The part of an RNA shown here (small-subunit ribosomal RNA, central domain) has 344 nucleotides and comes from a metagenome. The RNAcentral record of the full RNA draws on SILVA. It matches the Rfam family "Bacterial small subunit ribosomal RNA".

Context: one part of a larger RNA
RNA sequence: CUGGGUUUAAAGGGUGCGUAGGCGGCACGAUAAGUCAGAGGUGAAAGGUUGCAGCUUAACUGCAAGACUGCCUUUGAUACUGUCGUACUUGAAUCAGGCUGAGGUCAGCGGAAUGUGACAUGUAGCGGUGAAAUGCAUAGAUAUGUCAUAGAACACCAAUUGCGAAGGCAGCUGGCUAGACCUGUAUUGACGCUGAGGCACGAAAGCGUGGGGAGCGAACAGGAUUAGAUACCCUGGUAGUCCACGCCCUAAACGAUGCUUACUCGACGUGUGAUAUCAAUUGCGCGUCCAAGUGAAAACGUUAAGUAAGCCACCUGGGGAGUACGUCGGCAACGAUGAAACUC
Numbered sequence: 001c002u003g004g005g006u007u008u009a010a011a012g013g014g015u016g017c018g019u020a021g022g023c024g025g026c027a028c029g030a031u032a033a034g035u036c037a038g039a040g041g042u043g044a045a046a047g048g049u050u051g052c053a054g055c056u057u058a059a060c061u062g063c064a065a066g067a068c069u070g071c072c073u074u075u076g077a078u079a080c081u082g083u084c085g086u087a088c089u090u091g092a093a094u095c096a097g098g099c100u101g102a103g104g105u106c107a108g109c110g111g112a113a114u115g116u117g118a119c120a121u122g123u124a125g126c127g128g129u130g131a132a133a134u135g136c137a138u139a140g141a142u143a144u145g146u147c148a149u150a151g152a153a154c155a156c157c158a159a160u161u162g163c164g165a166a167g168g169c170a171g172c173u174g175g176c177u178a179g180a181c182c183u184g185u186a187u188u189g190a191c192g193c194u195g196a197g198g199c200a201c202g203a204a205a206g207c208g209u210g211g212g213g214a215g216c217g218a219a220c221a222g223g224a225u226u227a228g229a230u231a232c233c234c235u236g237g238u239a240g241u242c243c244a245c246g247c248c249c250u251a252a253a254c255g256a257u258g259c260u261u262a263c264u265c266g267a268c269g270u271g272u273g274a275u276a277u278c279a280a281u282u283g284c285g286c287g288u289c290c291a292a293g294u295g296a297a298a299a300c301g302u303u304a305a306g307u308a309a310g311c312c313a314c315c316u317g318g319g320g321a322g323u324a325c326g327u328c329g330g331c332a333a334c335g336a337u338g339a340a341a342c343u344c
Stems, first nucleotide, its partner, number of pairs: 004315003007298002012312001014201004021194003025088001027086005033081002035077008049065006091191001092188003095184004103177007110154001114150008125136002162169002206247006215241002220236004258311006266289010293300002317344003326337004
C1' cells in the first nucleotide's frame, strides 16, 4: 500500500461549529477536459516469455512471435463525471401562526432541616458502638419552648418523565437569551453532507487572586478493633466543597455503539403537536417486545449491531508503555503528540 475490521476480542475522536479537501437532487441545452472507439507515430538493442533451429546433449547461441498494458498527434462518439448556461422543487434554509420543556444566564424571594448565639423551663447525664472508649456536661450539658443569625441544598410533586451537541440541567418569580417540534404547495431555489488542520465548550479533582465557611470532610489528632491496623467503626478536624474572576482539559467524558441520507413485518406503553373532539389517523421524541436479516455468542432489530451510499476518526499479538526522548501547551500539578532496545 492492498485487504479486513472498530458494543463486549486491538480499535469511534469527550462534544459542537467550521476552513481546505472529498462527495453531492431533478430537467434541458452547449462543450468535449475525464471516458470510449478508429488511424498514425513512438515505446532502442540486449535480457525475460513462447515456438523453431545450430554446436553429439546441456549451458550457450541464432531466428521468429509476442510483450513493453505507456506517451504524443489526429478523426469521431456523448451514456456517465466535469465545466458553462437556462429552468424546477422533493433536499436545505427562510417566513407566518401555534406549542413544549429541570436548555442557558442574571437578579430577587421562600419554607423545612442543620449549626451557632441569647433568654426561659429543667437536672444528671448526653453522645456513640457489635461492645466500648476518646469527646461534651453541675462553670448546668442533652431535652423542650421563644427569638435572632449563618451558609449550603431544594422533601413531596418525581416518572424506563422532560430539555440540552456533549459535559450536564430540578424550590418559586421576573428580565435577557438559544434550540426543538407541529401546521401552512407562503418565500429562496441545491444555497447540501462530511470535515484533516483550526476555533469554542467541556463532570469531578486540582491551581491563582479575593471573599465565604452551616453541614460534610482528603490530610491530621485521638479512641477502638487487631498478632499488627499507617484501614474498615467512633470522637474531633484543616484544605476542599460555596461565590466572583482567571487557569487546568482529563474521566467507565459509556449506548464502552462517529455524523448524514435512503430502504426493510408488526405489537404495546409513554411525552408533546396537528386533524377530529370518542374511537382513530398522522408527525417528532423517549422506552419495552419481536419478523426478515445480522452476529462468535451475549444480543441488535425503523432510536440497527440489518441492506446500501458519502465523509471523517481509529486498530493491526502480550509486556516494555501511554513509558523515554524531542516538540507544543500549562503558574504548577500535569496534559497532548509518542517510539525503540529487550522479552514472551